[in-house]
This record gives sequence, structure tokens and C1' cells, in this order.
RNA sequence: AUUUGUUUUUAAGCGCCUGAACUUAGACAGGGACGCCAGCUGUUUAAGUUGACGAGGUGGGGAUUAUCGAUUAUUCGGCGGGUAUCCCCGGUCCUUUUCUCCGGGCCUGAGUUCUUUUUUAAAUUCGGUAAGUAAUUAUCGGCUUAAAGAGAAGAACAGGAGAAAAA
Repeated sequence: AUUUGUUUUUAAGCGCCUGAACUUAGACAGGGACGCCAGCUGUUUAAGUUGACGAGGUGGGGAUUAUCGAUUAUUCGGCGGGUAUCCCCGGUCCUUUUCUCCGGGCCUGAGUUCUUUUUUAAAUUCGGUAAGUAAUUAUCGGCUUAAAGAGAAGAACAGGAGAAAAA
């Protein structure tokens, strides 16, 4: 160093890299120069680098290209996963309580819509430090900036049939 086994830790813009782009080194070719060489372009080999910035989000099963914005946009492309969406089941709300059926809506703080308000955005950029030949990586400081969702308050709107009980 590799393989196997065991244990521990580690996650959801999360993990990984063969396409692609970029860097270094070698080889070959071209053009240029022309005494030679370096720089340039292309091909190829090897080794590397990049490959999602936060907010938000989990009843169970299945299916599927899984919410929201920010960025000087490769945050491209691919694989895997996933709290999203739909269907079914379970639960819950729509009637003072319970039960059954149908209908509509939600997910355990469990109805929809509207208004107000609360909810530290972070990176990019800028200025430093460290590592590396380099691409780049890590970290510190400072500035500015969302949308969705969720909480609280208010308003409006939201079922029907049957049985039993209570007032």
C1' cells in the first nucleotide's frame, strides 16, 4: 500500500465521477523561427483539480424527471440517495358527544383563502492567512441581499344521511 472482518463516526443542494472543462509532466506532429532553443496550436499517455450557495421539509407502502429562491451561472452532464407530488391504507378536521356510510380537505401543532407580523439567509464579489509547480483547496474578516414554507393574531368561507346518548 492492497484485500477481508469487526467497531465507531458521518446526510439530504446530500454522496460519488467514466463525459466535459481546467492544471502539470512526457512523447509526436504542425506552423513560426531558422545556428539552436523557448513561447504557440493540435493529438496522445500518465497523474491531478472542478463538479449545488443557503432557506425549508419525514404517518406507512408504491410510483415519479422531488419545494424555494441567490450567484461574475460546469450550480453543465451522469450515477445513487432523499423529508416533495400523486394513488392506496391508517389517522385527523368539516355538528354538543359517540358510532356507521358517502363527499371535501389536511398529516400527528393534522380545513382552505386573504391581511398583518415574526422567523440571524449563505455563498459569489472584496481584503487577508496557510497548503500545492499549477489548476485549486481550507480558513479568517467585512459589506449587501431573497423567495417559498412555518409560527402568532384577525377576517371570510367549509357537508349530507342514519342510529344512540346528553343538554
Molecule: glmS glucosamine-6-phosphate activated ribozyme aptamer
Organism: Halanaerobiaceae bacterium